[in-house]
RNA sequence: UGAGUAGAGCGGGUGAUCGCCGCCUGGAUCUCCAGGGGGAGGAAAGUCCGAACACCAAAGGGCAGCGUGCUUCCUAACGGGAAGGAGGGGCGAUCCUACGGAAAGUGCCACAGAAAACAAACCGCCAGCUAUCUGGUAAGGGUGAAAAGGUGGAGUAAGAGCCCACCGCUUCGGUGGCGACAUCGAAGGCACGGUAAACCCCACGCGGUGCAAGACCAAAUAGACUCCGCCCGAACCUGGCCCGGUUCUGCUGCUUCGGGCAGCAGCGGAGUGGGUAGGUCGCAAGAGGGUCGGGGUGACCUGACCCCUAGAUGAAUGAUCACCGGUCUCCACGGAGACUACAGAAUUCGGCUUACAGCUCUACUCAGCUC
RNA sequence: GUGGGUAUAGCUCAGCUGGUAGAGCGCUGGAUUGUGGUUCCAGUGGCCGAGGGUUCGAAUCCCUCUACCCACCCCA
Numbered sequence: 001u002g003a004g005u006a007g008a009g010c011g012g013g014u015g016a017u018c019g020c021c022g023c024c025u026g027g028a029u030c031u032c033c034a035g036g037g038g039g040a041g042g043a044a045a046g047u048c049c050g051a052a053c054a055c056c057a058a059a060g061g062g063c064a065g066c067g068u069g070c071u072u073c074c075u076a077a078c079g080g081g082a083a084g085g086a087g088g089g090g091c092g093a094u095c096c097u098a099c100g101g102a103a104a105g106u107g108c109c110a111c112a113g114a115a116a117a118c119a120a121a122c123c124g125c126c127a128g129c130u131a132u133c134u135g136g137u138a139a140g141g142g143u144g145a146a147a148a149g150g151u152g153g154a155g156u157a158a159g160a161g162c163c164c165a166c167c168g169c170u171u172c173g174g175u176g177g178c179g180a181c182a183u184c185g186a187a188g189g190c191a192c193g194g195u196a197a198a199c200c201c202c203a204c205g206c207g208g209u210g211c212a213a214g215a216c217c218a219a220a221u222a223g224a225c226u227c228c229g230c231c232c233g234a235a236c237c238u239g240g241c242c243c244g245g246u247u248c249u250g251c252u253g254c255u256u257c258g259g260g261c262a263g264c265a266g267c268g269g270a271g272u273g274g275g276u277a278g279g280u281c282g283c284a285a286g287a288g289g290g291u292c293g294g295g296g297u298g299a300c301c302u303g304a305c306c307c308c309u310a311g312a313u314g315a316a317u318g319a320u321c322a323c324c325g326g327u328c329u330c331c332a333c334g335g336a337g338a339c340u341a342c343a344g345a346a347u348u349c350g351g352c353u354u355a356c357a358g359c360u361c362u363a364c365u366c367a368g369c370u371c
Numbered sequence: 372g373u374g375g376g377u378a379u380a381g382c383u384c385a386g387c388u389g390g391u392a393g394a395g396c397g398c399u400g401g402a403u404u405g406u407g408g409u410u411c412c413a414g415u416g417g418c419c420g421a422g423g424g425u426u427c428g429a430a431u432c433c434c435u436c437u438a439c440c441c442a443c444c445c446c447a
Base pairs, nucleotide, nucleotide: 001367002366003365004364005363006362007361008360009359010358012324013323014322015321016320017319018318020039021038023036024035025034026033027032041342045353046352048351049350050349051348052347053210054209055208056207065206066205067204068203069202070084071083072082073081074080085099086097087096088095089094100201101200105199106198107195108194109193122141123140124137125136126135127134128133149167150166151165152164153163168190169188170187171186172185173184174183175182176181214281215280216279217278224272225271226270227269228268229267230266233248234247235246236245237244249265250264251263252262253261254260255259288307289306290305291304292303293302294301295300325340326339327338328337329336330335372443373442374441375440376439377438378437381396382395383394384393390427397415398414399413400412401411402410420436421435422434423433424432
């Protein structure tokens, strides 16, 4: 100098004018005026996890269902994070991994192929005097994503873990580590194809609903109940009307409950309770943040000091102008023009994921050149 | 704010227990008819919303994103 890897931070500034939403003080008095002060983010987003909080449910335990899945820690908790192990990618810094179990059981493995899983034998190879037949074999070929340990040697009629060495695998033991695991030694000739983001098994976790949770105050209309007053359900018979009678419907109460008995049904007024609209709270000091110090490899924990008024609800947080920044282009090196990201709170936190113009800093790796 | 669902041919939908994607309408050509329609025959048209993963193999299983749709206070 170039190319990269990992981590952290910022993500426009100042002033003027006109507005918007809360808060405080004062004045007016029912919605206005004056003054002061405050007003989006690293993701406020997606709503993918975990909690706080609230209500409902609930003896205890299990089944079912759902989720997580190497180890040890961190944390209020987590599917998050840290440090490690194993496997894989990269020359490297470093990055990625749903990474328990396929010798508990079941299922699936299309096409091709002889055979897709207690094996089997198409072409081959060898033997049977010859071989369209029989037997041996699984080295070689062929099919397929995948064919029952790999390489080399010995051996054989040809071959084969049939035997031997190394590697792999399984079992047992020693050593190191909290552990995942690593390493060493011995034994076994090898039994065990893949798939669990197929069912399933094992271990662990989970009661449900969510601030439209929930608490309080409380209109109008309708309906409920109580009291008072009056001309007291519908249809039919009689009838000028009232009275009376029969039947039916609904509600309430009692009862010996397929039923029976009794009462009521309209209008007007007053009151009571539930509850909607609406309002108030929940709702802003919290598992909060910063600096310095201590512990820990680290996530994180801890001591002292300091700091912290967004709170809307058809939903505020804006617009214009000027100057200064930043990037790009042009250039007569004086300047001119264009652009200036992603996006916007809604009960609150801890994470994850996704979007993001541009800039800054730290540590490290590789290559080239120079000293 | 909370919960759930859908995306497949130009349109409406199947296929979703992994094995290489179909139906109807449409469109094109032919036959039938004097012509058109109807009817019959043949054909056309898809990276299964986007990206990544598991698997030999993904529309289908898993993760992330995009667009759209539906339901959710109380009383009568």

Predicted 3D model of RNase P RNA and transfer RNA as a complex of 447 nucleotides. It holds a member of the Rfam family "Bacterial RNase P class A". Rfam classes the family as a ribozyme.